[in-house]
RNA sequence: GUCCGGUCCCUCGGCGAUGAAGGCCCGUGAACCAGGUCAGGUCCGGAAGGAAGCAGCCUUAAGCGGUCACCUCCAGGCGCAGGGGGAGCGCCGGACC
Numbered sequence: 001g002u003c004c005g006g007u008c009c010c011u012c013g014g015c016g017a018u019g020a021a022g023g024c025c026c027g028u029g030a031a032c033c034a035g036g037u038c039a040g041g042u043c044c045g046g047a048a049g050g051a052a053g054c055a056g057c058c059u060u061a062a063g064c065g066g067u068c069a070c071c072u073c074c075a076g077g078c079g080c081a082g083g084g085g086g087a088g089c090g091c092c093g094g095a096c097c
Stems, first nucleotide, its partner, number of pairs: 001096007008086005014080003018075002021072003025066004034059004042051003
């Protein structure tokens, strides 16, 4: 001195962390206009038996509350390497002359 790469800037996936929302899970949850089972009582029947069905109980819908973790989705001056583009001849490294 030349070449290459990096450092600088922009942008784009990816992975992880973080946060928000939803789902899953748990609890609660319809007095009357959800379901099931329906004591007592009621109705039909000569009887056998049957019917409707209040209270209660159970399961749950909507809703409400909780939650580490798991799943989905979203977000960005969080982290890591990577792809593309630009600027530079300032710095660093390598190769060559």
The prediction has a mean pLDDT of 77. This is a predicted structure of a 97-nucleotide RNA (Bacterial small signal recognition particle RNA) from a Solirubrobacterales bacterium. Of the family's consensus pairs, 93% are formed in the model. It matches the Rfam family "Bacterial small signal recognition particle RNA". Its family is annotated with SRP-dependent cotranslational protein targeting to membrane, signal sequence recognition and signal recognition particle, plasma membrane targeting in the Gene Ontology. The literature on the family includes a 2009 paper in RNA Biol by Rosenblad et al., "Kinship in the SRP RNA family". By type it is a non-coding RNA gene. It was read from a public genome assembly, where an Rfam model found it.